[in-house]
């Protein structure tokens, strides 16, 4: 330098050949059960899908540039 692969909730992920409220486990917090506590069970709330633009009636998805992690390969020294 090129080229790929990832970024989605506090944390691990799904979901991505565009479709109409963006999920799931887990942790939070509130109830419920229980002498108390765990576990169990059931609610709630937490997100402008890593950024900024394009295309589109419609982008987490597609495209172009940037950043951020990770891998390949290649230059000079």
């Nucleotide at each position: 330098g090129u080229c790929c692969u990832u970024g989605u909730a506090g944390c691990a992920c799904a979901g991505c050949a565009g479709g109409a409220u963006a999920g799931u486990g887990c942790a939070a917090u509130c109830g419920c059960c229980u002498c108390c506590u765990a576990a169990g069970c059931g609610a709630u709330a937490g997100g402008u899908c890593g950024g900024c633009a394009g295309u589109u009636c419609g982008a987490a998805u597609c495209u172009g540039c940037c950043c951020a992690a990770g891998g390949a390969c290649g230059c000079c020294a």

The prediction has a mean pLDDT of 81. Transfer RNA from a Mycoplasmatota bacterium, 77 nucleotides, folded computationally. The sequence is in RNAcentral, with records from ENA. Taxonomically the source falls in Mycoplasmatota (Bacteria, Bacillati). Rfam family: tRNA. Rfam's curators write: Transfer RNA (tRNA) molecules are approximately 80 nucleotides in length.